[in-house]
């Protein structure tokens, strides 16, 4: 440097052109317990890596770019 892959909640991931972007852990609050864990409820918590494009609409296509892994020289 050239090509591929991966980027989504606080940590692990699904999603793949329309609904209000979800799930499990954890985080907090409440029920129960004497108290604590367990078990239940409920809430918080996101600029879908950044910026353009495409389209009636993009987390999904496209492009250029950053990070991080792989791979070839």
């Nucleotide at each position: 440097g050239g090509c591929c892959g991966u980027g989504u909640a606080g940590a692990u991931c699904a999603g793949u052109g329309g609904a209000u972007a979800g799930a499990u852990c954890g985080u907090u609050g409440g029920a129960u317990u004497u108290c604590g864990g367990c078990u239940c409820c409920a809430a918080a918590g996101g600029u879908c890596g950044c910026a353009g494009g495409u389209u009636c609409g993009a987390u999904c296509c496209c492009u250029g770019u950053c990070a991080c892994g792989g791979u070839c020289g």

This is a predicted structure of a 73-nucleotide RNA (transfer RNA) from Micractinium conductrix. Rfam family: tRNA. Rfam classes the family as a transfer RNA. Its mean pLDDT, the model's own confidence on a scale to 100, is 80.